[in-house]
RNA sequence: UUCUUAUCAAGAGAGGUGGAGGGACUUGGCCCUAUGAUACCUCAGCAACAGGCAAAAAUUUGUACUGUGCUAAUUCCAGAAGCGUUAUGCUUGAAGAUAAGAA
Numbered sequence: 001u002u003c004u005u006a007u008c009a010a011g012a013g014a015g016g017u018g019g020a021g022g023g024a025c026u027u028g029g030c031c032c033u034a035u036g037a038u039a040c041c042u043c044a045g046c047a048a049c050a051g052g053c054a055a056a057a058a059u060u061u062g063u064a065c066u067g068u069g070c071u072a073a074u075u076c077c078a079g080a081a082g083c084g085u086u087a088u089g090c091u092u093g094a095a096g097a098u099a100a101g102a103a
Base pairs, nucleotide, nucleotide: 001103002102003101004100005099006098007097008096013043014042015041016040017039021032022031023030026079027078028077029076044071045070046069049067050066051065052063053062054061055060075095080092081091082090083089
């Protein structure tokens, strides 16, 4: 990097560096941002995906010990297809993110 499977309406922020845009891509919205965002570092926290451990009993439960991940907004919302409403809408998909396995 690619493929497969699963999940994506829950959850969890302080300090420092730095100084301009950022929220994956593109279009349109909406939002965050000099009251300093995004990013990076430190600490803290959240979370059972895999491993470990402990219960239990054939599949579960618990536990942040290990490996990851995450800590504005549903993956911020929509885009493609279908259904429906006066209108807001609903379902599926695409793309993306994360984990585990494989090549």
A computed fold for a 103-nucleotide RNA from Psychrobacillus psychrotolerans, annotated as SAM riboswitch aptamer (S box leader). It was read from a public genome assembly, where an Rfam model found it. The coordinates come from a structure-prediction model, not an experiment, and the mean pLDDT is 86. NCBI's taxonomy places the organism under Bacteria, Bacilli, Caryophanales, Bacillaceae, Psychrobacillus. Of the family's consensus pairs, 94% are formed in the model.